Predicted 3D model of a 94-nucleotide RNA (Glycine riboswitch aptamer). Rfam family: Glycine riboswitch aptamer. For this family Rfam cites "A glycine-dependent riboswitch that uses cooperative binding to control gene expression" (Mandal et al., Science, 2004).

[in-house]
RNA sequence: UAGCAAUUCCGGAGAAUUCCGCUUGUCGGAUGCCGAAGGUGCAAGGCGUAUUUUUUUGCGCCAAUCUCUCAGGCAAAAGGACGGUUUAUUUUAA
Numbered sequence: 001u002a003g004c005a006a007u008u009c010c011g012g013a014g015a016a017u018u019c020c021g022c023u024u025g026u027c028g029g030a031u032g033c034c035g036a037a038g039g040u041g042c043a044a045g046g047c048g049u050a051u052u053u054u055u056u057u058g059c060g061c062c063a064a065u066c067u068c069u070c071a072g073g074c075a076a077a078a079g080g081a082c083g084g085u086u087u088a089u090u091u092u093a094a
């Protein structure tokens, strides 16, 4: 000096204030929907490994705002990927 994780503040989408029940509560059930906590799966691509008809074939891993809708959510509040910003400490690299 830069980065990972974290921290301060700001911005931040989508989708039923649906219906039923009772012991009336962030309760239970039903149906419909959303994708931007987290998670699943893979694509382009990358890495490793074995192999060879040496621009080959197989296996494993990583991988998105895509995908699935498990989880979560569907008035407000809360949360919220991501963007900007703040802060000193730990740690990594030069």
Base pairs, nucleotide, nucleotide: 001093002092003091006087009084010083011082016031018030019029020028021027022025032074033073034072038070039068041066045062046061047060048059049058050057